[in-house]
Molecule: Bacterial RNase P class A
Organism: Candidatus Acidiferrum sp.
């Protein structure tokens, strides 16, 4: 210099002029006004994932259904986050997976001899034979075909072969050490397998009420408590137990009217800065500080100038410090909040990895 991989950080300020919302500590001439202080994000996006809250009655138990998956931690909690172990892809930095296939059941198309207690096509070798060929026995090492074919490589042995044997790797199991633990390391015994799929049914472990801020609560307004049903009914996904309510109430469906309002809820929070100590780290415990959007057809805005800080390139070069230029854009816009994931996207900056040159 090139190529990569893995991570942070910002995404503005001030000033005028003009138009909105929201607080009140305040002031006036108080349906108002003036005046001071705030006014959209790192994803606000997806609605994929866990909560807080809120109502169904304490949400009691159980199955079906749902989810979730290596082993320790962290959290309010998660399908997250941090470390670690295996196993794979890359030269590496790194990245990508992970309960079970000896409980059963299904599937593995075409090709191929044969797709799992699965095979003899070609081929090797015996023995017979018309010695052209045919036929009967071994054989599963070779080769064909696939995405995958009865552990791998050497060596012996064998009619040819074959874990037949044996040495080394691989697998099982048994003991030790080392570790919370997944698992590694060492010895040793054993010829020991005959496959892939479970984002196939399924089997094992843990987890799991139900619906949502259009969730709820009070206030106002109005009438047709009109008609029909119900094995007495109901009781926030199914079914059954338990258990509450009621006794002419309730529930179910039609069908009229009544607002098509208003107030809360509505922003103090598992919050946010810095400092300490603890841990490998995710976080955790503790000192100080601080308060930053609440709209309801839906505010937060347009319009001129400047500027800091950030790259670039150029001169001077003490310390630096002067000019030009690029770029404040791009993705996008709160709606009950908060934690995570995943997808858009401009500028910048850090750390490491290969490769080439150069000193």
């Nucleotide at each position: 210099a090139a190529a990569g991989u893995g991570g942070a950080u910002c995404a503005a300020g001030c000033g005028a002029u003009c138009g909105c919302c929201c607080u009140c500590c305040g002031c006036c001439u108080c349906a108002g006004g003036c005046g001071a202080g705030g006014g959209a994000g790192g994803a606000a996006a997806g609605u994929c994932c866990g909560g807080a809250c809120u109502c169904c009655a304490c949400a009691g138990g159980a199955c079906a259904a749902g989810g979730u998956g290596g082993c320790c931690g962290c959290u309010a909690a998660u399908g997250g986050c941090g470390g670690c172990c295996c196993c794979g892809a890359g030269u590496g930095a790194u990245c990508g997976g992970g309960g079970g296939a000896a409980a059963g059941u299904a599937c593995c198309a075409c090709a191929g001899a044969a797709a799992a207690c699965a095979u003899a096509c070609c081929g090797c070798c015996c023995a017979u034979u018309u010695u052209u060929u045919a036929u009967g026995g071994g054989u599963a090492a070779g080769g064909u075909u696939g995405a995958a074919a009865a552990g791998g490589c050497g060596a012996g042995g064998u009619a040819a072969g074959a874990g037949c044997u044996c040495a080394c790797c691989g697998g099982u199991c048994c003991a030790u050490c080392a570790g919370u633990g997944a698992u590694g390391g060492u010895g040793g015994a054993c010829g020991c397998u005959u496959g892939g799929c479970a984002a196939a049914c399924c089997c094992c472990a843990c987890c799991c009420g139900g619906a949502g801020c259009a969730a709820g609560a009070c206030c106002a307004a109005a009438u047709a408590g009109g008609a029909g049903g119900g094995u007495u009914g109901g009781g926030u996904g199914g079914u059954c137990c338990g258990c509450c309510c009621a006794u002419a109430a309730c529930c179910c469906u039609c069908g009229g009217g009544u607002a098509a309002g208003g107030u809360c809820g509505c922003u103090c929070g598992a919050c946010c800065c810095c400092g300490u100590g603890a841990g490998c780290a995710a976080u955790c415990a503790u000192g100080g500080g601080g308060c930053a959007a609440g709209a309801u057809g839906a505010a937060u805005g347009a319009u001129c100038g400047c500027u800091a800080g950030g790259g670039u390139u150029c001169c001077u070069c003490u310390u630096a410090g002067g000019a030009a230029c690029c770029a404040a854009u791009a993705c996008a816009g709160a709606a009950u909040c908060c934690g995570g994931c995943u997808u858009a996207c401009g500028a910048u900056c850090c750390a490491c990895u290969u490769u080439a040159g150069c000193c």